[in-house]
RNA sequence: CUAUUUUUAGGCCAAACUUGGUGUGAACCAAGGACGGAAAGUCAUGGAUCUUUUACUCAGUAUAAAGACCGCCAGACUGCAAAG
Numbered sequence: 001c002u003a004u005u006u007u008u009a010g011g012c013c014a015a016a017c018u019u020g021g022u023g024u025g026a027a028c029c030a031a032g033g034a035c036g037g038a039a040a041g042u043c044a045u046g047g048a049u050c051u052u053u054u055a056c057u058c059a060g061u062a063u064a065a066a067g068a069c070c071g072c073c074a075g076a077c078u079g080c081a082a083a084g
Base pairs, nucleotide, nucleotide: 004084005083012037013036017032018031019030020029021028022027035071041077042076043075045074046073047072049068050067051066052065053064054062055061056060
């Protein structure tokens, strides 16, 4: 320096849910709270899933556009201590 593992230390993040707020909505922000996580750090690049509008049809299908989501999968970039 690179790759891998998670055995230790110091630590880090924060699911569901609750309260307040934003948005037509998916969802997001803050506080509380911990289900879990060795990238549960960043990026919407490719898929998946979801929302809104539109068209047809009558509760479903499909084209297109605009969005949501990375703690769904993959990809890219970056990062900490010790041991092997």
Annotation:
A computed fold for an 84-nucleotide RNA from Thiomicrorhabdus arctica DSM 13458, annotated as c-di-GMP-I riboswitch aptamer. Model confidence (mean pLDDT): 77 of 100.